A computed fold for a 546-nucleotide part of an RNA from Ruminococcus bromii, annotated as large-subunit ribosomal RNA, domain I. The full RNA is in RNAcentral, with records from ENA. Rfam family: Bacterial large subunit ribosomal RNA.
Context: one part of a larger RNA
RNA sequence: AGCACAAGGGGAAUGCCUUGGCACCGAGAGCCGAAGAAGGACGUGACUAACUGCGAUAAGCUACGGGGAGCUGUAAGUGAGCGUUAUAUCCGUAGAUUUCCGAAUGGAGCAAUCCGAUUAGAGGAAAGUCUAAUCAUCAUAUACUGAAUACAUAGGUAUAUGAGGGGAACCGCCUGAACUGAAACAUCUAAGUAGGGCGAGGAAGAGAAAUCAACUGAGAUUCCGUAAGUAGUGGCGAGCGAACGCGGAAGAGGCCAAACCUAAUGUAGUAAUAUGUUAGGGGUUCGGACAGUAUAAUGAAUUGUCAAGAUUUAGCCGAAUGUCAUGGGAAGGGCAAUCAAAGAUGGUGAAAAUCCAGUAGGCGAAAAGUUAAGACAUCAGACUGUAUCCAGAGUACCGCCGGACACGUGAAACCCGGUGGGAAUACGGGGGGACCAUCCUCCAAGCCUAAAUACUACUCGGUGACCGAUAGAGAAGAAGUACUGUGAAGGAAAGGUGAAAAGCACCCCGGAAGGGGAGUGAAAGAGAACCUGAAACCUUGUGUUU
Numbered sequence: 001a002g003c004a005c006a007a008g009g010g011g012a013a014u015g016c017c018u019u020g021g022c023a024c025c026g027a028g029a030g031c032c033g034a035a036g037a038a039g040g041a042c043g044u045g046a047c048u049a050a051c052u053g054c055g056a057u058a059a060g061c062u063a064c065g066g067g068g069a070g071c072u073g074u075a076a077g078u079g080a081g082c083g084u085u086a087u088a089u090c091c092g093u094a095g096a097u098u099u100c101c102g103a104a105u106g107g108a109g110c111a112a113u114c115c116g117a118u119u120a121g122a123g124g125a126a127a128g129u130c131u132a133a134u135c136a137u138c139a140u141a142u143a144c145u146g147a148a149u150a151c152a153u154a155g156g157u158a159u160a161u162g163a164g165g166g167g168a169a170c171c172g173c174c175u176g177a178a179c180u181g182a183a184a185c186a187u188c189u190a191a192g193u194a195g196g197g198c199g200a201g202g203a204a205g206a207g208a209a210a211u212c213a214a215c216u217g218a219g220a221u222u223c224c225g226u227a228a229g230u231a232g233u234g235g236c237g238a239g240c241g242a243a244c245g246c247g248g249a250a251g252a253g254g255c256c257a258a259a260c261c262u263a264a265u266g267u268a269g270u271a272a273u274a275u276g277u278u279a280g281g282g283g284u285u286c287g288g289a290c291a292g293u294a295u296a297a298u299g300a301a302u303u304g305u306c307a308a309g310a311u312u313u314a315g316c317c318g319a320a321u322g323u324c325a326u327g328g329g330a331a332g333g334g335c336a337a338u339c340a341a342a343g344a345u346g347g348u349g350a351a352a353a354u355c356c357a358g359u360a361g362g363c364g365a366a367a368a369g370u371u372a373a374g375a376c377a378u379c380a381g382a383c384u385g386u387a388u389c390c391a392g393a394g395u396a397c398c399g400c401c402g403g404a405c406a407c408g409u410g411a412a413a414c415c416c417g418g419u420g421g422g423a424a425u426a427c428g429g430g431g432g433g434a435c436c437a438u439c440c441u442c443c444a445a446g447c448c449u450a451a452a453u454a455c456u457a458c459u460c461g462g463u464g465a466c467c468g469a470u471a472g473a474g475a476a477g478a479a480g481u482a483c484u485g486u487g488a489a490g491g492a493a494a495g496g497u498g499a500a501a502a503g504c505a506c507c508c509c510g511g512a513a514g515g516g517g518a519g520u521g522a523a524a525g526a527g528a529a530c531c532u533g534a535a536a537c538c539u540u541g542u543g544u545u546u
Base pairs, nucleotide, nucleotide: 001545002544003543004542005541006540007539008538009537015531016496017495020467021466022464023463024462025461026460027459028458029456030455031166032165039101040100041099042055043054044053046078047077050074051073061095062094063093064092065091066090070082071081072080106115107114108113116135117134118133119132120131121130122129137163138162139161140160141159142158143157144156145155170201171199172198173197174196175195181188185235211218212217222249223248224247225246226245232240233239253448254447255446256392260281261280262279263278264277265276266275267274268273287390288389289388290385291384292383293382298380299379300378303377304376305375306374309371310370311369312368313367315363316362317361321336322335323334324333337354338353339343345357346356347355397421398420399419400418401417402416403415407433428443429442430441431440432439483490484489503530506517507516508515509514
C1' cells in the first nucleotide's frame, strides 16, 4: 500500500409525519373612496428586536348581547395586577377615537416633510406659541356682476350638488400588431387575438319586429343542445364557416314624441289674427286624436308606509363501558356490556361509536344586515265607428370610398361609417340575398326593461385514484422576507427531541468547548448540531498479501 471483516466519524438520501399548498363543488358577497379609500410611514407594551393588534383614548375606550373560571396576543420569563356566580379575559353587533403620507384637495415638496391665510378660542404686558374650523381643481345649476363694444357676449364672484383615486377576473366601446400557418410568399391566416386607451355593473351587453317564414305559419332578448363541419366562402390553397327549423333553461313587457285640450308667456301687427316657447292633461300599433257608448272586473317591474316568516353575523342542548393481563403508556388482546335520527372527523402516552372536542337531531339574538308572503296608500285600466288630423328628415334612399355580416366585390342583398346629392307621408313606407311584377309580412329614423348567461380578488362549508418539505404556492419559520440591481425588476435557503421538558440537580477532568459519572425518561446510540439516519468521503482495530 491492496483486499476482507469489524467498529466509528461524516453526510442528509430514504421511510414515516403535516401546521402549508393545489384543484374543484355548494352557498354568500360582489365593490371601497373628499364622512378622506386602497396602500404605506411613524408610533403604541412594566421590561419589547420582529410579527399581530391598535392610533396621542394607541395589544386598546363605550353600550348592548353571548359566555362562565380563569386571564394580561405570537411568547417563555420576571414583575405588577384583574377576575372566580355574574361589568375578568374571550366571542358577536353597534358606536367613539383614528398621528402623518397617499386621489391628497390651503401653498410648496426629494411621499410620510416644510410654510401659510381667515374666523373663533387658550395664553401672555406684548409678540412668539398652542387649539378648533375653513381655504384645491373641474362640471352642472342658480344668482349677482361684467370688458374690448351700444345692446350683448367672453370673463369674474358667491352658493348648492356632483366628480377625481383604488380594485382579481368577468363586460361594453375605441384602437390594434407580429411571430406563426399556407411546408417559400404578397391576397388570406394567426385575429379583431396579444398589447394600449376609456367606461360601467354585480353582472355587463342585448331586447319587445320597418323580425323570420313561405302561401302553412311563428311571435322581444339571452344561454345550452341539435341542425352541421351541412349550405356556403376561399391564391376554391391553407383555412374560415352560418342560418331556417327542432329540443331545452328562463320568461314580462312598458314609457315617450306628435295629433287634440288647458294655462302662462314671447314675437309681428292699430286690431282681428298669425306664429313660437314653457308647463300640465291626452296618447303609443289590439294604432291614436276625434265622435258615440260605458266607469269596473282586473293588474302592477313604479313610489311610500307597515310587515308574519326565513336567513347571516356570537352561541346552547346533545345517547351509550367496565374490568383482567401485557406494556412506559391501552384506544390493541381476553371477558362481559351499552347507545345509535349519533359507527363523519380530529385528539387523547399504540389502533376509542360509548374518554375529550364533536357528530345525528334539536334550540337560540338585545343589536345590525339580507330576503320576503302579504296589507294599505298610489298608479294603470273598456268597446264601436271611420270623414278629417297625427304617427320620430338632412332621415330613408342613390353615387363614390371603406367597414362589418360565415360571405375575400362577387349576381352581393341586409347592417354600419365617411363624403356628395336627397324622398314619400298610411291611397304612404321597409323587407322577403342583384333587379322587376305578384303575393306575404312588418312600421325605421325616440327611450327603458328582471330572469335564464360570464367571472371570483373576498367570506363560509365541503370534496379529492391532488402534493407531502429539491414536492405542493416563490413563501408549511420575521416571505415577496434576507439578499442583488441606479432602476424597471429579480428573488432564495430554512419543517420533525420527547407522551410530557421530566431540557441532565450534584460530583470529576478541562481556561473554555467538550467529555466521564450520577440522575430523568420506554429509549439519551431521543441531549436541543436532537425521529429514521443510505451512499460518496475519512479514520481505527484485526486478519491476510507483497